[in-house]
Overview:
Bacterial RNase P class A from an Actinomycetota bacterium, 375 nucleotides, folded computationally. The RNAcentral record of the sequence draws on ENA. Taxonomically the source falls in Actinomycetota (Bacteria, Bacillati). The gene name in the source record is rnpB. Its Rfam family is "Bacterial RNase P class A". Rfam classes the family as a ribozyme. About the family: Ribonuclease P (RNase P) is a ubiquitous endoribonuclease, found in archaea, bacteria and eukarya as well as chloroplasts and mitochondria. Model confidence (mean pLDDT): 80 of 100. Of the family's consensus pairs, 96% are formed in the model.
């Protein structure tokens, strides 16, 4: 230089002019003298990295300041951060890459049960379809006890051949032919035992029977978590209105909660009628954010200083122009660069956090790898 892999950051700058929304002074009206409206005037602030998908996990708030069982969900290699998590971070095994590096829904299939299309004889203590091998039938052929063709009985998992898979591999003894039948060596299991490691698990030794297949995102075992609803929770104030009928209830209803038990302790459901659609507080100061510096490989944490960054009526955060910039197309080109034109994604708050996963126009920085070429 050229190609890659990680890991981060930014995501439109600058200035004017209008406009928009909370809030805050001011004017102004009104005023029960607490304050209330404002079409008015100036001031501060005024979307994201994803505000988005609501997919996890938690604050908060009700309901026993959340209980027991069961049933039901989840999670699933080891350690470790977090308030928690299915999130992170560091190893561990396993696959993929020459390498950085990436990728794994990563307990158990010797506890049962299932299921595996098509093809195949045979799909899990299996199978003779072809072959191979014996031993017999019946035909033939000649050199007369072999040869040969179609059959019928048996052995046989060595070879074909089907499949994603076919019940260890190799090499030999052995045998009519074969076979872990048996040996040797390798693999892979069990059990043991040593060494290192917190662990997962890695290295070595010894024994053992020749070998035990997939699949648990099938049910199922095992460990470990997990009440239930949600801010239209959930609290307080004002105002209106009118009941009626039925069901069910202190022999415990509604409820917490599916089911049982336990716990509340007077109402609750349904149908017709009637009322009213405000206002306050939760609501934004927070498991914040930024800088520094300890400690830890890292996630993260611990102290130190500084900072305040939306909070609303179904719901403001916008339009122009003007410069500069990135970037993209078209012309020239001495390949340095020039001249024009056009131009910045995705998306956008509604209790709040911590993630995850999904979109995104373009920019930048660190680091770490391969191949080449020079010094």
């Nucleotide at each position: 230089a050229c190609g890659g892999g990680u890991c981060g950051g930014c995501g439109g700058g600058c200035g004017g002019u209008c406009g928009c929304g909370u809030c805050g002074c001011g004017g102004u009206g009104c005023u029960u003298c607490g304050g209330c409206a404002u079409u008015c005037g100036c001031g501060c602030c005024g979307a994201g990295g994803a505000a988005c998908g609501u997919c996890c996990g938690g604050g908060c708030u009700g309901c026993a300041c959340a209980g027991a069982g069961c049933a039901g969900a989840g999670u699933g290699g080891u350690g470790g951060g977090u308030a928690a998590c299915g999130c992170c971070c560091a190893c561990c095994c396993g696959g993929g890459g020459c390498a950085a590096c990436c990728c794994g829904c990563g307990a158990g299939a010797a506890a049962g049960u299932g299921c595996a299309a098509c093809a195949g004889a045979g799909a899990g203590a299996a199978g003779a379809c072809c072959g191979c091998c014996a031993g017999u039938g019946u035909g033939g052929g000649c050199u007369c006890g072999c040869c040969u063709a179609c059959g019928c009985u048996g052995g046989u998992a060595a070879g074909g051949g089907u499949g994603a898979a076919a019940g260890g591999g190799u090499g030999g003894u052995g045998u009519a032919a074969g076979a872990g039948a048996c040996c040797a060596c390798c693999g892979g299991c069990g059990c043991u035992c040593g060494u290192g490691g917190u662990g997962a698990c890695a290295c070595g030794g010894g024994c053992g029977g020749c070998c035990a297949g997939g699949u648990a995102a099938a049910c199922c075992u095992c460990a470990c978590u997990c009440g239930c609803a949600g801010c239209a929770a959930g609290g307080c104030c004002a105002g209106g209105c009118a009941g009626a009928a039925g069901a069910c209830g202190u022999u415990g209803a509604c409820g917490c909660u599916g089911c049982u038990c336990g716990c509340u302790g007077a109402g609750u459901c349904u149908u017709c009628g009637g009322g009213u659609a405000g206002g306050c507080c939760g609501c934004u100061a927070g498991a914040g954010c930024c800088u520094g510096u300890c400690g830890g490989c890292a996630a993260c944490g611990g102290c130190a200083g500084g900072c305040c960054g939306a909070g609303a009526g179904a719901g403001a955060u916008g339009a122009c122009c003007g410069c500069a910039c990135a970037g993209a197309c078209u012309g020239g080109u001495u390949c340095g660069c020039c001249a024009g034109u056009u131009g910045g994604a995705c998306a956008g708050a509604a209790c709040c956090c911590g993630g995850c996963g999904u979109a995104u126009a373009g920019c930048c920085g660190g680091c770490c790898c391969g191949u080449u070429u020079c010094c």